Transfer RNA from a Spirochaetota bacterium, 74 nucleotides, folded computationally.

RNA sequence: GCCUCUCUAGCUCAUCUGGUUAGAGCGCCGCUCUCGUAAAGCGGAGGUAGGCGGUUCGAGACCGCCGAGAGGCU
Repeated sequence: GCCUCUCUAGCUCAUCUGGUUAGAGCGCCGCUCUCGUAAAGCGGAGGUAGGCGGUUCGAGACCGCCGAGAGGCU
C1' cells in the first nucleotide's frame, strides 16, 4: 500500500429480504424475604444503533467518505 470482516444499553449479543414503540442475558438501582449477607422472587433505570453525508414516503438495516479494531496479501 491492497483485500476481507466487525463496530447496537456498563459487558456479551439479537433485530432473517428497509416499515408497528430497538430487545435479551449478565451487571446496576429499589422492594420482598433474612438476625444480617448471599441466593430466590417482583419492579425499575439505562441506547437518537462508531461519526458525517446520501438514497427512500420511511434506514440499525442499502450506498459513499472518515474513524477504531481483527484477519490476510505484497
NCBI's taxonomy places the organism under Bacteria, Pseudomonadati, Spirochaetota. It matches the Rfam family "tRNA". By type it is a transfer RNA. Rfam links the family to the GO term triplet codon-amino acid adaptor activity. The RNAcentral record of the sequence draws on ENA. The prediction has a mean pLDDT of 81.